[in-house]
RNA sequence: CGUGCGCACGCGCCGAAUCCCGUAAGGGAACCGGGGAACCACCAACUUGGGGUGAAUCGGGCGCCUUUACCGCAAAAGGCGUUCGUAGGAGACCUUCCUGCUCCGAACCCGUCAGCUAACCCGGUAGGCGAGAAGGAAGGAAAGG
Numbered sequence: 001c002g003u004g005c006g007c008a009c010g011c012g013c014c015g016a017a018u019c020c021c022g023u024a025a026g027g028g029a030a031c032c033g034g035g036g037a038a039c040c041a042c043c044a045a046c047u048u049g050g051g052g053u054g055a056a057u058c059g060g061g062c063g064c065c066u067u068u069a070c071c072g073c074a075a076a077a078g079g080c081g082u083u084c085g086u087a088g089g090a091g092a093c094c095u096u097c098c099u100g101c102u103c104c105g106a107a108c109c110c111g112u113c114a115g116c117u118a119a120c121c122c123g124g125u126a127g128g129c130g131a132g133a134a135g136g137a138a139g140g141a142a143a144g145g
Base pairs, nucleotide, nucleotide: 011130012129013128014127018029019028020027021026030125031124032123033122034121035120040115049113050110051109052108053107058085059084060083061082062081063080064079065078066077067076068075088104089103090102091101093140094139095138096137097136098135099134
C1' cells in the first nucleotide's frame, strides 16, 4: 500500500415500511395496499379457474424426464435444470432531460371471489444491502461568504 473477515459509530441504497406518545399493553400522525355506488366500461363471464402486492413480463438454444404416439425413424405437449436475450426497474443533494457504465428482471399472497368507484370498511409499517457513489444541461435546496 492492497485484499478478506468481524465489531462499533456514522453516511447512504432497494422498499410504503418512518416519526411521536406511553412503564407496558397499545395509541396517534404520515406513507402504502386491498375491498366498496352512481356514471362509464365489459356485452360477456363462469377449470383453460380467476385475482392481488411487486420493476420482476415475454421468448430462443441445449440437456434430461413424463405423456401422446410407437416396428422403426421422427413429431407434439408439459415439467425440471442450464444458458442467452427481453417488456420493465434501480444506482450519493432533489426533480426533469441527454449520453454512458454497473446491476435487477425474484418471491409471495387470496382461495372459486373482486372492472372503475364517492361515502364507508379492512390491512401493512418488514426485510435485505453498499464502500461504490459517472459526465453534461435547466430549475430548486442546503452549506459557506

The RNA shown here (c-di-AMP riboswitch aptamer (ydaO/yuaA leader)) has 145 nucleotides. The sequence was found by an Rfam model in a public genome assembly.